[in-house]
């Protein structure tokens, strides 16, 4: 070294999860690589880590190691997104107040601002008016007897003429009722600015008269300040997302090496 027959092996492997831990059966990813029983409220085993029991193939490109490389997988760590919860001692936006007057606007030589005078508007009193009430006056009504005037009849008185009280009726009035608004009295007032004195008083409003350019704070800026906390910020914390981040497990491949037995030539 070659031929025959044999043995060990091998005849899928991996993640998560489960488990004390190891497998399996279920899920999930590769890939195509046996049958049969038993199995998630599980079923066998014990670092020798399915168990039972058949069968194929078997010393090699196939089996066993090491290293590359790399589908998937888990864990962490970072941004980012969104949700939620604290924070105003968060130098931020917004809103509010106040100031200031760069700028823009509005007044303004038909005179700003400021000085003096006066007024009004505030308070008292007095009156005037106006309302409202209430009388007077007015007009009409309105007494059986207890109002007036006249008093038929009737009655008395008197020879008579005439005289007398006097009811009815008529007129005219008191009380009272009722009506009219014009004057007249009186009273009241959250009427009113009319007057007239008086008094506060520079807060505002208007006029006269000097002076002669400048005032205002409407917006924009700028500053200060007290709250609110809606937006942003900042810390947690949840979910998704993504990773020329990190650390594991990883199939399939790729390279390198390594491995038996008996015969016979």
């Nucleotide at each position: 070294c070659c031929g025959c027959a044999c043995u060990a092996g091998u005849c899928g492997g991996g993640g998560a999860g489960u488990u004390a831990g190891c497998g399996g059966u279920g899920c999930c990813c590769u890939g195509u690589a046996c049958c049969u029983g038993c199995a998630a409220c599980c079923c066998g085993c014990u670092g020798u880590a399915g168990c039972a029991g058949g069968g194929a193939u078997g010393a090699a490109u196939c089996c066993c190691g090491a290293c590359c490389c790399c589908c998937g997988g888990a864990g962490g760590c970072a941004a980012g997104u969104u949700g939620u919860u604290u924070u105003g001692c968060c130098a931020g936006u917004u809103c509010c107040c106040g100031a200031u007057a760069a700028g823009c606007g509005a007044u303004g030589a038909u005179g700003a601002u400021g000085a003096a005078c006066c007024g009004g508007u505030c308070c008292c009193g007095c009156g005037c008016a106006a309302c409202g009430c209430a009388g007077u006056c007015c007009u009409g009504u309105g007494a059986a007897c207890c109002g007036u005037g006249u008093c038929a009849g009737g009655c008395g008185g008197g020879g008579a003429a005439c005289c007398g009280a006097g009811c009815a009726g008529c007129a005219c009035u008191a009380a009272g009722c009722a009506g009219a608004u014009c004057c007249c009295u009186g009273u009241g007032u959250g009427u009113g600015c009319c007057g007239c004195g008086g008094g506060a008083g520079u807060g505002c409003c208007g006029g006269u008269u000097u002076u002669g350019a400048a005032u205002u704070g409407g917006c924009u800026g700028u500053c200060g300040g007290a709250g609110a906390g809606a937006c942003g910020g900042a810390a947690g914390u949840a979910a998704c997302c993504u990773g020329u981040u990190c650390u594991u497990c990883a199939a399939a491949g790729g390279u390198c090496g390594g491995u038996g037995u008996g015969c016979g030539g």
Bacterial large signal recognition particle RNA from Evtepia sp., 265 nucleotides, folded computationally.
Rfam family: Bacterial large signal recognition particle RNA. Rfam classes the family as a non-coding RNA gene.
The sequence is in RNAcentral, with records from ENA.
The coordinates come from a structure-prediction model, not an experiment, and the mean pLDDT is 77.
A source record names the gene ffs.
The model forms 94% of the base pairs in the Rfam consensus.
The organism belongs to Evtepia, within Bacteria.